[in-house]
RNA sequence: UUCUUAUCCAGAGAGGCGGAGGGACUGGCCCUUUGAUGCCCGGCAACCAUCAAGUCGAUGUAUACAAUCGGCAAGAACGGUGCCAAUUCCUGCAGGAACAAUAUGUUCUUGGAAGAUGAGAG
Repeated sequence: UUCUUAUCCAGAGAGGCGGAGGGACUGGCCCUUUGAUGCCCGGCAACCAUCAAGUCGAUGUAUACAAUCGGCAAGAACGGUGCCAAUUCCUGCAGGAACAAUAUGUUCUUGGAAGAUGAGAG
C1' cells in the first nucleotide's frame, strides 16, 4: 500500500508537561489562551489472544459419578491493538416521503460512497 470481512446513536479525568491550532477530505457547523493538536499518567471498551462458572454432545460406567475430548458460553481483563468534544459532528452519490413552490428549496428517511478500527490474506 491492496483485497476480504466485522463494527462505527453506548462508554471513558475539573490530572501533569506544553504552548496554537484542531475536528481525514468538500461544503457547513463547531471546539480551542476559561488553553486546542501532541506527549505522559489515568480511564473506557472487549476486536484478537488468554482464562473461564455453567451447559450440551461423545467416550466412559451399573442407570450413574469422576475423568478425557469436542461445541456453545455468563463473565474476567495480566497480554496485542484500539478508543476517550459533538452519531464516523452533519454532509458530499442514488432512491423514497412530507411541506413550500418551480430557482428548485427545507425537513425526515433508506441504501451507497468515503473514512476509522480490529481480524485475516497478498
SAM riboswitch aptamer (S box leader) from Pontibacillus salipaludis, 122 nucleotides, folded computationally. It was read from a public genome assembly, where an Rfam model found it. Rfam family: SAM riboswitch aptamer (S box leader). Rfam's curators write: The SAM riboswitch is found upstream of a number of genes which code for proteins involved in methionine or cysteine biosynthesis in Gram-positive bacteria. The coordinates come from a structure-prediction model, not an experiment, and the mean pLDDT is 83.